[in-house]
RNA sequence: ACAGUUAAAGCCAAACCCGUCGUGAGGCGGGGACGGAAAGCCACGGGUCUCGUAACGCGAGACAGCCGGGUUGCCCGGA
Numbered sequence: 001a002c003a004g005u006u007a008a009a010g011c012c013a014a015a016c017c018c019g020u021c022g023u024g025a026g027g028c029g030g031g032g033a034c035g036g037a038a039a040g041c042c043a044c045g046g047g048u049c050u051c052g053u054a055a056c057g058c059g060a061g062a063c064a065g066c067c068g069g070g071u072u073g074c075c076c077g078g079a
Base pairs, nucleotide, nucleotide: 011036012035016031017030018029019028020027021026034065040071041070042069044068045067046066047063048062049061050060051059052058053057
C1' cells in the first nucleotide's frame, strides 16, 4: 500500500389477551413482542394523566417506555 474480517452470549418487554389489587390514572403475576444500549433505580424541574372540590386554583395521587437532571452498571473488541 492493497485485500480480508464486522461477530457472539445474555437482559428488559409496547399494543393486545387472561388473572388479581385500586373509585381511578395505574400496579403486580402469566401469555405476547412494538421497541430499547441503561426500557436498571430516583417523581428533583417541566409535561401528561387520575381522583376530590364551585374553581384555569388548591389538595392527594399515577407515569422513569414524554423531555431534562441525579445515581449505579453488563458482555465483546481495540488502544

Model confidence (mean pLDDT): 80 of 100. The RNA shown here (c-di-GMP-I-UAU riboswitch aptamer) has 79 nucleotides and comes from an uncultured Gammaproteobacteria bacterium. It matches the Rfam family "c-di-GMP-I-UAU riboswitch aptamer". The family has 6 seed sequences and 17 matches in Rfam 15.1. Rfam links the family to the GO term cyclic-di-GMP binding. It was read from a public genome assembly, where an Rfam model found it.